[in-house]
RNA sequence: GAGAAGGGCAAACCCGCCGUAAGGCGGGGACGCAAAGCCACGGGACCCUACGGGGUGAGCCGGGAUACCGAA
Repeated sequence: GAGAAGGGCAAACCCGCCGUAAGGCGGGGACGCAAAGCCACGGGACCCUACGGGGUGAGCCGGGAUACCGAA
C1' cells in the first nucleotide's frame, strides 16, 4: 500500500512506586499513531552540574536494522 478484515500501541489527566530533576515503571484512561515496535548515529528539546561533564527523551525531525495482515 485499500474508506478491507484480523489484531496492535496509548497523549493529557488520575492513583501507586522509583528518581535531586528531566523522566521511568504498574493500574485506570484514549488525544492520537501504519512502525506511536527497537536503536541516542546527526540536528534540535529537556534536566542536573564542580562548567570538565553526566543524564532524560524513539509520541520533535532526519537516519539505521527489523516486523504483522493483505486485494486490485
Molecule: c-di-GMP-I riboswitch aptamer
Organism: Pengzhenrongella sicca